[in-house]
RNA sequence: UGAUCCCGUGCGGGAGAGAGGGGUGGGGCCUGCCAAGGCCGUCCAUCCUCGCCGAAGGCGCAACCGGCCCCCGGAAACGCUCAGGCAAAAGGGCCGCAUGGGGAAG
Numbered sequence: 001u002g003a004u005c006c007c008g009u010g011c012g013g014g015a016g017a018g019a020g021g022g023g024u025g026g027g028g029c030c031u032g033c034c035a036a037g038g039c040c041g042u043c044c045a046u047c048c049u050c051g052c053c054g055a056a057g058g059c060g061c062a063a064c065c066g067g068c069c070c071c072c073g074g075a076a077a078c079g080c081u082c083a084g085g086c087a088a089a090a091g092g093g094c095c096g097c098a099u100g101g102g103g104a105a106g
Base pairs, nucleotide, nucleotide: 001106005102006101007100008099009098010097011096012095013094018050020049021048022047023046024045025044026043027040028039029038030037031036051086052085053084057082058080059079060078064074065073066072067071
């Protein structure tokens, strides 16, 4: 000086599945002297319920890999759906570019 490799940050791209039903509250509109009542398909939040998705996370008795090998360890785009999600927004495994750090063959 320094590649493969590992971690982080920024930007861009990024799938799947009901804008399902019911209740409550807030907000908006209308009627009204007040109280109160009505409406809001697709305004917002929250609770319940039915159906569904898997690409934050998590879990697995799990393909596969390794070892001191009938045991132990690691572990997927597989499986489970606890969490999360099913208009938009947000998030999003992973990919690309840039950048910071670690470590290090040469």
This is a predicted structure of a 106-nucleotide RNA (Glycine riboswitch aptamer) from an Acetobacteraceae bacterium.